[in-house]
Context: one part of a larger RNA
Molecule: large-subunit ribosomal RNA, domain I
Organism: Bacteroidales bacterium
Formats: sequence, C1' cells, structure tokens
RNA sequence: GGCACAUGGUGGAUGCCUUGGUACCGAGAGACGACGAAGGACGUGGUUGGCUGCGAUAAGCUUCGGGGAGCCGCUAAACAGGCUUUGAGCCGGAGAUUUCCGAAUGGGGAAACCCGCCUGGGGUCAUGCCUAGGCAUCCAUGCCUGAAUACAUAGGGCAUGGAGGUGAACGCAGGGAACUGAAACAUCUCAGUACCUGCAGGAAGAGAAAUCAAGAGAGAUUCCCAAAGUAGCGGCGAGCGAAAUGGGAAGAGCCCAAACCGGUUGCGUGUAAGCCCGCAGGCGUUGCGUAAUCGGGGUUGUGGGGGCAGUCCGGAGGGCACUGCGGAUCCUUCAGGGAGUUAUCAAGCAUAUCCAUAGGAGAACGAUCUGGAAAGUUCGGCCAUAGGGGGUGAUAGCCCCGUAUCCGAAAUGGACUAUGCCUCCCUGGGACUGUUUCCCGAGUAGCACGGGGCACGUGGAACCCUGUGUGAAUCCGGAAGGACCAUCUUCCAAGGCUAAAUACUACUCGGUAACCGAUAGUGCACAAGUACCGUGAGGGAAAGGUGAAAAGUACCCCGGCGAGGGGAGUGAAAUAGUACCUGAAACCGUGUGCCU
Repeated sequence: GGCACAUGGUGGAUGCCUUGGUACCGAGAGACGACGAAGGACGUGGUUGGCUGCGAUAAGCUUCGGGGAGCCGCUAAACAGGCUUUGAGCCGGAGAUUUCCGAAUGGGGAAACCCGCCUGGGGUCAUGCCUAGGCAUCCAUGCCUGAAUACAUAGGGCAUGGAGGUGAACGCAGGGAACUGAAACAUCUCAGUACCUGCAGGAAGAGAAAUCAAGAGAGAUUCCCAAAGUAGCGGCGAGCGAAAUGGGAAGAGCCCAAACCGGUUGCGUGUAAGCCCGCAGGCGUUGCGUAAUCGGGGUUGUGGGGGCAGUCCGGAGGGCACUGCGGAUCCUUCAGGGAGUUAUCAAGCAUAUCCAUAGGAGAACGAUCUGGAAAGUUCGGCCAUAGGGGGUGAUAGCCCCGUAUCCGAAAUGGACUAUGCCUCCCUGGGACUGUUUCCCGAGUAGCACGGGGCACGUGGAACCCUGUGUGAAUCCGGAAGGACCAUCUUCCAAGGCUAAAUACUACUCGGUAACCGAUAGUGCACAAGUACCGUGAGGGAAAGGUGAAAAGUACCCCGGCGAGGGGAGUGAAAUAGUACCUGAAACCGUGUGCCU
C1' cells in the first nucleotide's frame, strides 16, 4: 500500500409523517370608494426585535346576544402587576374611535412632508400657539349677477345632487401585431389571437321577424347535441369552414314616433270668418296658421291606425264649457273587476315563514395478558336515524372532540310564498259594417365608387355595415327569397325596453380525490414575495420532524470560571441530548486477519 471482516466519523439519500399545496363539485357572494377605498408609512404592549391586532379611546372602547371558568394574541419562557360567577377572557350582531400618505380633493411636494385662508372654541395684556368644522376639479339642475352691445349672449358667483380611484376572471365596444404554417415567400395563415384603450354588470351581449323556408310549413333571443369536417371558400396550396332542419335547456312578452283631439307658451295673421248642437241672450286678447312642450289617442301585415257615417251593447251620483233650458260630449267620485314592483305603467311598507351571521342537546364498556404506555390479545357485554372524521403514551362505535338526528337569535342582512296596507289599470268605451285627397320612423332605402363583415379571398356575389357622391316611395306602398327578370311566397326597415336557460371565480362556507408528500406539491408547510441581486423595470431563494411527556441531563470530574467530553441522573430508548426520527452512498479513520 492492497483485499476482507468488524467498528466509527462525515454526509443527509431512503422509509414513515404532515401544519402546506393542487384540481374539481355544491351553495353563497359577486363588489369596495369623497360617510375617504385598495395599498401603505409611522405609531401602539410594564419589560417588545419580528408577526398578528389595533389607531393618540391605539393586542383596544360601548352596547346587545352566545358561552360558563379561567384570563392578560404568536414567536416564547419569565418577572412584575392585574382582571374574573356583580359572569372575565373567548365567539357573533350593531356602534364609537380611526394619526399621516394614498382618487387625495385648501395650495405645494422629492408619497407618508411643507405652507395657508375662512368661521367658531380655548389660551395670552396682546401676537405667536392649541383645537373643531369648512375651503379641489368636472358634469347636471336651479337661482343670482353680468361685457364688447340696446335686448341678449359669453363670462362670473352661489346652492343641491352626481362623478373621480381600486379590483381575479367572465362581457361588450374602439384600435390591433409578429414569430409561426404554407417545408422559401408576397395573397393566405397564425387571428380579429396577443396586446393597448373605453365602459358595464352580477352576469354582459342578443331579443319579439322588412326572419327562415319552399308549394308543406315554422314562429323573439340565448346555450347544448346532431346535421358535419358535410355544402362551400381556398396561390382550389397550407388551410378555413357554415346554414336550413331535428333533438334538448329555458320560456314572456311589451312600450313609443306619426295621423287625430285638447291644454299651455312664443311668433305671424287678423275685426268677424269664431265660440259643440237647437232656441233666446251674450262674448270676441276669440279664431286661423306655425313652432315647442304636456295630456289623450295609437302600435299592425289574413295590413294596421286615424277621420267621417251607420248599427248593437255599456251600474249609480256630481260637475263643467259665455249664460238659461234640453240633448250630446268631456271631467270627476263611488261601486264592480283585474294586476303588481325583472320588462310589459309605477314608489313601496308591515307581519308571518325560511336562510345566513354566535351556539345548544346528543346513545353505548369492563376485566385479563403482553408492554414504558392498550386503543392490541383473550373473555364477557352494550349503543346504533350515530360503525364519517380527528385526538388520546401502539390499531377505540361505547375515553375525549365530534358524527346521525333534533333545537336555537336581542341585533343586522337576505329570500320566497301568503296576508294586509298601498299603488296602478279597466268598466268612462267596446264590437261590427261602409267610406275616406289622413298617418304608418329620410339625407333613410336604393344606386355609383372605395373598404369592411358574413364559412364565402371580387367571384355569377346576393345579404349586413359605411367613407365620398347621388338620392325615392306611404299600402294601387316597401323589403327579402344568393347576379338579374317575371310569377309566386314570406315579411313590414330606417325608434326603444325585456327575466330565464349561458360565461367566470379574486372572495366565504361545506365537500370530494386510483392528486403531491418537503429537489414533490404554490415561488413560499418555516420571520416568503422574506433574505439577497439590480440605478430601475424586475429577478428571487435556501430552510419541516427530540420525546408519549422537557421528564431538555441535579451533582462530580478533565478543560481556559471555555468549546467539547467522561461519570451520575431522566427516559421504553440518549448511537432519541436540542448540530436531536430513520440515517444509504461518495469521502475519511480505527482494530484484526491475509497478501506484498
């Protein structure tokens, strides 16, 4: 030096474990904010570094409930001092306080700082000082004031209300790539994706046919399955890719504009043309036209509505038009009927019920053996609407917490149904017939050019949107049915509202897993978005496990009043000693044997 065996050190693999994570399901909630948010800075404890909580009332204050014996949060033990059956700590509801920054909003500013004004209060002889409230901008509405410039307008001011910012995804809209694919690349694709911006809601958007269809019919929208990778589109390359229709989920329909009638106001016209009809009287700032606004009317495609005429039906009372009488019309009250707060017209309130936010009751076991310890063994019992789960010194239905089941709210919030109040609508007009020179959404439809969207790349290219130009019709009208024309069929644009079925999950509660188990699972099981790196945007770790219980080694010895160790003691175990479960390998020793 090598090999073998034994025994150690180092190291932290492996096994076991889990406080953490991942994915999904069900329910809830779907917002917070000038009543100052989200997020922070700085404070705050008797002693206090960090975390948590809280805000100068500062690990807290008040009150109403729950609960019932201990308590003064965690790291983290201790000392000191307190509180508590006159009910503390703890849990829940409501409230008070809530420094400074931050939309930040009195002005400024290099965030957490600086400097003001006004009106009160305190203090001072007085100023300084302290303290409470207010003082940003924009928009809307109302009022006041008010130039050039007479009326007016611009402008200025005041009051009231609203907005502003943040937030995970989902939504709609305005903009909008490239890598890539096409085996290169330009049309094309990726893709209307990523990304930017605006705005909103608990969902959003869409939505009650100028829709489809095809000689038969359907009957708003949305979502799912099929139709179908079909018909098509396509340097007919790569690729892109429907619809009708059928089956399901859900289900709901409505309101305006206009014609016409009436009120008010402005302007024009204007002296009798007018004032519901008949008679008599009277009025005339009436009337007529036009514009705005309000009320009635009206909302459709076998066209609908309006005006006019006719027929039929319609509970009662009161009032009115210039006056009296009669009639018609209109207004109003009662009565009757109907409906209702998600649309259809519109504010809701109360009670009951249920749910949420604390909780409460809740069955049934002993011995024996092994062991440090019994829940294990053996023997004998019991409960079960409870044998889900967790804990307890090993594996417990009956030891503990629970579980099945049942019960519970002073206060706040929510939901549905019912009842009552309340509100609204109808009867006050309706139906039918005839007629009519009335109305039925205009710079619109259509057309041309340039684009975009439709599965559809200009194509035979309909349909939808529109930048420029042009530019209709009103039911004897208009649009569509994939160029276009005819016939036929279907529908009625150029106004609006609308629940559900659908999408998502930052957040709360409950549950599940042939999901992970500390190099895994979140980046983070631990003082983690921390330490650390970077001027900055930003990047971003490592790090879990004594034991059942600290019983965490009194005392003695060596040593530097060390570090570390040897005894002793604890413990089932100390080769479980806080560098702590197990403790692999690399690597480094020691002892013995053999070989050289």